RNA sequence: UGAGUCGGCCAGGCGGCCGCGUCGGGGCGCCACCGCAUACCUCGGUAUGUCGGUGACGGACCCGCCGAGGAACGUCCGGGCUCCACAGGGCAAGGUGGUGGCCAACAGCCACCCGGGGCGACCCGCGGGACAGUGCCACAGAAAAUAGACCGCCACCGGGCAACCGGUGGUCAGGGUGAAACGGUGGUGUAAGAGACCACCAGCACGCCAGGUGACUGGCGUGGCUCGGCAAACCCCACCUGGAGCAAGACCAGACAGCACGCGUAUGAGGGCGGCCCGUCCGAGCGUGCGGGUAGGUCGCUGGAGGCGGCUGGCAACAGUCGCCCGAGAUGGAUGGCCGUCCCCGUCGCAGUGCCGGCAACGGCGCGGCGGGACAGAACCCGGCGUAUCGGCUGACUCAUCCA
Numbered sequence: 001u002g003a004g005u006c007g008g009c010c011a012g013g014c015g016g017c018c019g020c021g022u023c024g025g026g027g028c029g030c031c032a033c034c035g036c037a038u039a040c041c042u043c044g045g046u047a048u049g050u051c052g053g054u055g056a057c058g059g060a061c062c063c064g065c066c067g068a069g070g071a072a073c074g075u076c077c078g079g080g081c082u083c084c085a086c087a088g089g090g091c092a093a094g095g096u097g098g099u100g101g102c103c104a105a106c107a108g109c110c111a112c113c114c115g116g117g118g119c120g121a122c123c124c125g126c127g128g129g130a131c132a133g134u135g136c137c138a139c140a141g142a143a144a145a146u147a148g149a150c151c152g153c154c155a156c157c158g159g160g161c162a163a164c165c166g167g168u169g170g171u172c173a174g175g176g177u178g179a180a181a182c183g184g185u186g187g188u189g190u191a192a193g194a195g196a197c198c199a200c201c202a203g204c205a206c207g208c209c210a211g212g213u214g215a216c217u218g219g220c221g222u223g224g225c226u227c228g229g230c231a232a233a234c235c236c237c238a239c240c241u242g243g244a245g246c247a248a249g250a251c252c253a254g255a256c257a258g259c260a261c262g263c264g265u266a267u268g269a270g271g272g273c274g275g276c277c278c279g280u281c282c283g284a285g286c287g288u289g290c291g292g293g294u295a296g297g298u299c300g301c302u303g304g305a306g307g308c309g310g311c312u313g314g315c316a317a318c319a320g321u322c323g324c325c326c327g328a329g330a331u332g333g334a335u336g337g338c339c340g341u342c343c344c345c346g347u348c349g350c351a352g353u354g355c356c357g358g359c360a361a362c363g364g365c366g367c368g369g370c371g372g373g374a375c376a377g378a379a380c381c382c383g384g385c386g387u388a389u390c391g392g393c394u395g396a397c398u399c400a401u402c403c404a
Stems, first nucleotide, its partner, number of pairs: 001400010012342007020067002023064004028058002031055005036049006069375001073386002076384005081245004088278004093241005098112005113127001114125004128236002133234002135230003150175002152171008183201006202226001204223008249299004258290006270282004306325008343373008354365004
């Protein structure tokens, strides 16, 4: 310098004008109470006020502070929180799936193992079980799992002068099909062949030894000679799982009008206990139809498994500790619009052949026009994952080449 791999960060800046929301303050208005003043009378109160004070309230006014994100998104997982239940048991259903750790928890993260890819940094894996059972394996092919004769090879019989043809049988060494064809190489053997037999190799199962917390790895021995794939097919094994969700839920204010029919009141309707069954608890109302009627406000609501930095422990995820910081809370739903200027990127044209940095290879630097500056927006909160995103900055590492 070129080509890559893995992370981290930013998400246009400044100014002016207009606009929106929460909160705070002010002014104004209104209400209540107290005081003061005036008037009246039955002398204790009543009424009134360009008056004063205190307090509450307010879709309008003024001022001030603050006001979206790395994904606020999808709602795919997990948890907090709230309500229901708290009497359990069985069945069913769903989820997870190498090992060890982290975490509140997870389908997340870290490290490692195994398999695959890459020269490499590194990446990918929907990674338990296919000698418990059942099932499936398209097309092609003779045959797709208790293998299998299409071509070929061989023997015998028949025909033919011969080449060869037909039949019966043997054979999986060779060809061909396929994603996959029932170990590989060499030999013995045979009519031709075959783990039929032998040697070596590969693989499988079992046993022992060594290392590791473990997944697993390495070595030795024995065995039958070899056993296909699919579990995101049913299934088996291990572990986990109550349901509904902030329209949860609580409070305040406020509206209405009942009627008919059916079932039931302890011989118990109906309801709760995630689905079903058993069981258990509550239990006097329940269901259907017609008719009537409110649909406002407050809380929940944002300071939390929170963020940043230092130190300690750990390979790391992370944990502990100390210090500092905190910044939206809408409810038809605010966080925006316009202009100017600067910045970044791309492209075109013009100018320049110089200057700057470096030992060097080499790199950077001007003016103007045009175009572009994304994806997307809180709605109870948090941890993840996934997806979208114009561009820019930066760290570590790998490979190749060049220079000193």
Record summary
Predicted 3D model of a 404-nucleotide RNA (Bacterial RNase P class A) from Ornithinimicrobium sp. Rfam family: Bacterial RNase P class A. Gene Ontology terms of the family: ribonuclease P activity, tRNA processing and dimeric ribonuclease P complex. Rfam classes the family as a ribozyme. Its Rfam clan is "RNaseP clan". It is recorded under the gene name rnpB.